[in-house]
Context: one part of a larger RNA
RNA sequence: GACGAACGCUGGCGGCGUGCUUAACACAUGCAAGUGGAGCGACGAACCGGGGCUUGCCCCGGGGCAGAGCCGCGAACGGGUGAGUAACACGUGGGUAACCCACCCCGAUGAUUGGGACAACCCGGGGAAACUCGGGCUAAUACCAAAUGUGCCCAAAGACCAUGAGGUCUCUGAGUAAAGAUAGCUUCGGCCUUCGCAUCGGGACGGGCCCGCGGCCCAUUAGCUUGUUGGUGAGGUAACGGCUCACCAAGGCGACGAUGGGUAGCUGGUCUGAGAGGACGAUCAGCCACACUGGGACUGAGACACGGCCCAGACUCCUACGGGAGGCAGCAGUGGGGAAUCUUGCGCAAUGCGCGAAAGCGUGACGCAGCAACGCCGCGUGGAGGAAGACGGUCUUCGGAUUGUAAACUCCUUUCAGUUGGGACGAAGCUCAACGGGUUAAUAGCCCGGUGGAGUGACGGUACCUUCAGAAGAAGCCCCGGCUAACUACGUGCCAGCAGCCGCGGUAAUACGUAGGGGGCUAGCGUUGUCC
Numbered sequence: 001g002a003c004g005a006a007c008g009c010u011g012g013c014g015g016c017g018u019g020c021u022u023a024a025c026a027c028a029u030g031c032a033a034g035u036g037g038a039g040c041g042a043c044g045a046a047c048c049g050g051g052g053c054u055u056g057c058c059c060c061g062g063g064g065c066a067g068a069g070c071c072g073c074g075a076a077c078g079g080g081u082g083a084g085u086a087a088c089a090c091g092u093g094g095g096u097a098a099c100c101c102a103c104c105c106c107g108a109u110g111a112u113u114g115g116g117a118c119a120a121c122c123c124g125g126g127g128a129a130a131c132u133c134g135g136g137c138u139a140a141u142a143c144c145a146a147a148u149g150u151g152c153c154c155a156a157a158g159a160c161c162a163u164g165a166g167g168u169c170u171c172u173g174a175g176u177a178a179a180g181a182u183a184g185c186u187u188c189g190g191c192c193u194u195c196g197c198a199u200c201g202g203g204a205c206g207g208g209c210c211c212g213c214g215g216c217c218c219a220u221u222a223g224c225u226u227g228u229u230g231g232u233g234a235g236g237u238a239a240c241g242g243c244u245c246a247c248c249a250a251g252g253c254g255a256c257g258a259u260g261g262g263u264a265g266c267u268g269g270u271c272u273g274a275g276a277g278g279a280c281g282a283u284c285a286g287c288c289a290c291a292c293u294g295g296g297a298c299u300g301a302g303a304c305a306c307g308g309c310c311c312a313g314a315c316u317c318c319u320a321c322g323g324g325a326g327g328c329a330g331c332a333g334u335g336g337g338g339a340a341u342c343u344u345g346c347g348c349a350a351u352g353c354g355c356g357a358a359a360g361c362g363u364g365a366c367g368c369a370g371c372a373a374c375g376c377c378g379c380g381u382g383g384a385g386g387a388a389g390a391c392g393g394u395c396u397u398c399g400g401a402u403u404g405u406a407a408a409c410u411c412c413u414u415u416c417a418g419u420u421g422g423g424a425c426g427a428a429g430c431u432c433a434a435c436g437g438g439u440u441a442a443u444a445g446c447c448c449g450g451u452g453g454a455g456u457g458a459c460g461g462u463a464c465c466u467u468c469a470g471a472a473g474a475a476g477c478c479c480c481g482g483c484u485a486a487c488u489a490c491g492u493g494c495c496a497g498c499a500g501c502c503g504c505g506g507u508a509a510u511a512c513g514u515a516g517g518g519g520g521c522u523a524g525c526g527u528u529g530u531c532c
């Protein structure tokens, strides 16, 4: 000098930050991932129209809320933690002719004909529950079959380019796709708009894999290794590879530190220092790993998946004892541990993300508020005048000195807090209806525009401005032997005590305790811990 600090004494206000460093200990409760009716069938509340009419109900048609189901996309992001990991985990620079990539963008081509189910629903059964079984009906952008093949994939042949396996082109054969919805017009044949669907090529974004180099301690760890090292063949993967397997060979690593042990997430950075260096890796950002413990795969473009599934284990809970349920290292919150670390708050208004054509919905991400002097910064607790100097206190050589312009007193100001009234920026925008332009047969739809209009703010009646009153409500902590700025008196008497080091205290203690005085810092001041 610094700190995610703690402890003691003290404490007025504001802004911006920060806040379980310990038990990756266990968790009550609530919330943290949904969304789409413009993919689908059913059910169908308001409301509207018509009819019946016993006058407040019934029937029919339109309309379509909410909840559940099928289906699509998302749920692999965002958020948390640092246990493990000394490793291609990270950083940096390369390689991939050994790879993948949903949504998005660009380009090319296509979307033909059919079929059978399963939920929901109805009926029945089992179970305490969780839930589950059987029968029957049904739709789709769900599922399946056939056709077509711009293309793609595989195989054979040829040419060109590369050279390490390979890449590109030509030809022949075999295989391989799809789905509709919606508004408008209609001569009812269809046309067209927008959003989707399928195949292929390219891009973008995001990843996988491989390699060079770099960054801890111990040699009181010296030898380590059998899928081990290499080859051939096969399997597997998006992809190379002992990744896995069969066979063959006997290799591979190591004093330039293998192997073993200990410790540890890595980095941008942070602190310190003139620098070199040293120490650290909270908050913020990038990467990695993990999700009660261990193992496994499924789905999917992507996971071996925090709020998915299965198995085993420990723990907790429910039970009708047959059987079931759970996973806060998400946000709050509880117990425990500890010197020690916050509210079971408000809002989706903004930023961003998911879904949706959109309106919109969701979002403990995020934006805000609350608590804490935990840190940094700013402000205030008044200003000017006022005596050869009150009272009181302390000291005294008893003359006085000092506290001290300090107070009183006079004049003045009113920040902040308090009171009165007004009152935002953040909404650039977005949405709605009207309007204009383009496309078009079209006043549908779609795209674009800006003048005027309406709506949209958690924070918040907050910031800010303003009125009023009155010095009014606001100062402490540590130290005073030397180092080290600051001295006297009394008490005590090697006692009580102090102390960072040297050392003080045994009867005049500037070193203990108290008082007066003084020094330092100041809403803080000291102490402890740690690093430079």
Stems, first nucleotide, its partner, number of pairs: 001531003005528005012379006018372002020337001025335003029332003034073003039070002047062006080290003090214007099207002104203007112146004121136006151176002154173002157170005180195002184191002216262003223253003228250008265287004269280004292313005315326004343369001345368003351365001352363004382412004392403004416473001418468001421465002426459001429456004435449005476521005481502003487516005497504002
A computed fold for a 532-nucleotide part of an RNA from an uncultured bacterium, annotated as small-subunit ribosomal RNA, 5' domain. Its Rfam family is "Bacterial small subunit ribosomal RNA". The coordinates come from a structure-prediction model, not an experiment, and the mean pLDDT is 82.